């Protein structure tokens, strides 16, 4: 990079530099000079591996460890299929993407 599997409506910001862009992509909506991305320190969330502890063992717990995250449902809609019939509608799988274990 690629492939499997598993979750993604819950959760949790500040101060420093920086000086225009971010929210993956298209469309839309939206944050944003009252200060975007990055980058630094500090703090928080607890999602998935490990630890360790209960012991009710298909569980729960701690932030110790390795990711990860901390506007708004993955922000909303997406190519394709099926379902309702409140039809220029909803609803579901699903695509995409992101995360985490795992393989190659």
């Nucleotide at each position: 990079u690629u492939c499997u599997u598993a979750u993604c409506a819950a959760g949790a910001g500040a101060g420093g530099u920086g000086g225009a862009g971010g929210g993956a992509c298209u469309g839309g909506c939206c944050c944003u000079g009252u200060g975007a991305a990055g980058c630094c320190u500090c703090g928080g969330c607890a999602g998935c591996g490990g630890a360790c502890u209960u012991u009710u063992u298909u569980a729960a717990g701690u932030a110790c460890u390795g990711u990860g995250c901390c506007a708004a449902a993955u922000c909303c809609a997406g190519a394709a299929a099926g379902c309702u019939u409140u039809u220029u509608a909803g609803c579901u799988u699903g695509a995409a993407g992101a995360u985490a274990a795992g393989a190659a």

SAM riboswitch aptamer (S box leader) from Pallidibacillus pasinlerensis, 104 nucleotides, folded computationally. The coordinates come from a structure-prediction model, not an experiment, and the mean pLDDT is 80. Rfam family: SAM riboswitch aptamer (S box leader). About the family: The SAM riboswitch is found upstream of a number of genes which code for proteins involved in methionine or cysteine biosynthesis in Gram-positive bacteria.